Molecule: Glycine riboswitch aptamer
């Protein structure tokens, strides 16, 4: 300097999928209940794992192939998390603070 990325905070938006079944505890007049344990089914957007191109290494006279390491996502897995509302929620917009790239 109407100061780039990044960070923090406020505000707004923000999807999916059983208010499933059994038992127990407690409360209750009660066939009820969002707690605890177990079971089956399901979701993908906290977090976490996996990998393509490619890069590096190894090997070689030099390469190729094989092997090793690194390697993204809204893809994939579903460990974690979640499956009425509330809450949470990747991400997006915006405001403020910070930040100092760049000139």
């Nucleotide at each position: 300097g109407c100061g780039a990325a990044g960070g923090c905070a406020g505000c707004a938006a923000g999807a999916g999928a059983g208010a499933c079944c059994u038992g127990c505890a407690u409360g209750g007049u009660a066939u009820c209940a969002a707690g605890c344990a177990g079971g089956c089914g399901c979701c993908g957007a906290a977090g976490g794992g996996g990998c393509a191109a490619g890069a590096u290494c190894c090997c070689u006279g030099a390469a190729a192939a094989a092997g090793a390491u690194c390697g993204a996502a809204a893809c994939u897995c579903u460990c974690a998390g979640g499956c009425a509302u509330c809450a949470g929620g990747a991400u997006u917009g915006u405001u403020g603070c910070u930040g100092g790239a760049c000139a």